[in-house]
RNA sequence: AUCAUAAUGUAGCCGAAUCCGUAAGGAGCGGGGGAACCAAUUAUUGGGGUGAAGCAGUAAUGCAGGGAGAGCCUUUUGCCCUAACCCGACAGCUAACCCCGUAGGCUUAGAAAGGCAAGGGA
Numbered sequence: 001a002u003c004a005u006a007a008u009g010u011a012g013c014c015g016a017a018u019c020c021g022u023a024a025g026g027a028g029c030g031g032g033g034g035a036a037c038c039a040a041u042u043a044u045u046g047g048g049g050u051g052a053a054g055c056a057g058u059a060a061u062g063c064a065g066g067g068a069g070a071g072c073c074u075u076u077u078g079c080c081c082u083a084a085c086c087c088g089a090c091a092g093c094u095a096a097c098c099c100c101g102u103a104g105g106c107u108u109a110g111a112a113a114g115g116c117a118a119g120g121g122a
Stems, first nucleotide, its partner, number of pairs: 011107004018027003028102006038092001046090001047087004054063003065081003071116007
């Protein structure tokens, strides 16, 4: 000096997954079921849900979708992701009402343009 690992602290990212409380449990955020009206006329080729993670195609592949880049928003370009799990024959929308979750995993610091905000200097 470089690489890897571990611990502690700080800052930040994906995500609903944060806050209060000794705890129980609340608040906030997120999701599902569930009338009328409306919609749908479907049906073993089962159907459905969370999620960006979907559609077409024999395939090659194409279109679509999502994320960050360290004040915030938008655009272009480049980079990265496009999984996994669950319900169990069953669910369109849906007021009242009912039920559930509040985890886990990580480390971007590229380039260009516009607007806004804050701070500092003159």
Predicted 3D model of a 122-nucleotide RNA (c-di-AMP riboswitch aptamer (ydaO/yuaA leader)) from Sporomusaceae bacterium UBA7701.
The coordinates come from a structure-prediction model, not an experiment, and the mean pLDDT is 76.
Rfam family: c-di-AMP riboswitch aptamer (ydaO/yuaA leader). Its family is annotated with regulation of gene expression and cyclic-di-AMP binding in the Gene Ontology.